[in-house]
RNA sequence: GCCGGUAUGUUGGAAUUGGCAGACGAGGCGGACUCAAAAUCCGUUGGUAGCGAUACCGUGUGGGUUCGACCCCCACUACCGGCA
Numbered sequence: 001g002c003c004g005g006u007a008u009g010u011u012g013g014a015a016u017u018g019g020c021a022g023a024c025g026a027g028g029c030g031g032a033c034u035c036a037a038a039a040u041c042c043g044u045u046g047g048u049a050g051c052g053a054u055a056c057c058g059u060g061u062g063g064g065u066u067c068g069a070c071c072c073c074c075a076c077u078a079c080c081g082g083c084a
Stems, first nucleotide, its partner, number of pairs: 001083007010026003019067001027045006046057004060076005
């Protein structure tokens, strides 16, 4: 230099004919049980603003296509692998 792969909540990791983002776990928070704790069970858990109902934002970064993008296209960044 060229080619391919990966990038998603605090974390592991799902979601592809383009149609409710975050399933299922771990962790966190609240509760039950206990003298107390552990274990177990139940509920809840992306961010910001708001008393709240809600609103806006959010899939590495910046653009594009589209009524609509984690998904398609372009450029770039980081990491992994291959070729030279």
This is a predicted structure of an 84-nucleotide RNA (transfer RNA) from an Oscillospiraceae bacterium. It was read from a public genome assembly. Rfam family: tRNA. About the family: Transfer RNA (tRNA) molecules are approximately 80 nucleotides in length. The source organism's lineage runs through Bacteria, Bacillati, Clostridia, Eubacteriales and Oscillospiraceae.